About this RNA:
THF (Tetrahydrofolate) riboswitch aptamer from a bovine gut metagenome, 90 nucleotides, folded computationally. RNAcentral holds the sequence, with entries from MGnify.
[in-house]
RNA sequence: CAAAGUAGAGAAUGUGCGUUAAGUGAUGCAAUACGGGAUGUUGAUUGCGUACGAAAGCGUUGGCGCUGCGGUGCAUUCUCGCGUCCGUUG
Numbered sequence: 001c002a003a004a005g006u007a008g009a010g011a012a013u014g015u016g017c018g019u020u021a022a023g024u025g026a027u028g029c030a031a032u033a034c035g036g037g038a039u040g041u042u043g044a045u046u047g048c049g050u051a052c053g054a055a056a057g058c059g060u061u062g063g064c065g066c067u068g069c070g071g072u073g074c075a076u077u078c079u080c081g082c083g084u085c086c087g088u089u090g
Base pairs, nucleotide, nucleotide: 001090002089003088008080009079010078011077012076013075014074015073016072017070018069019068026050027049028048029047030046031045032044036086037085038084039083040082056067057066058065059064
């Protein structure tokens, strides 16, 4: 001097869940984790509360199936992804 690596974000694919409304999103409080170490920021997760809130259609042997829909869960892959000091690699 250069590089890697966190939490996590986006996209694609696969597979579920819901469509009898859970989930997602908004907001308040509390807690938790967060490059290997220190510190700090941003964001994340969980719990409780508050308000809001949806896209169904077709077939059917009435069990379900198919096509959709949901700021939907999970997995994989790809891309992106720490300010300062120290550390690691070259």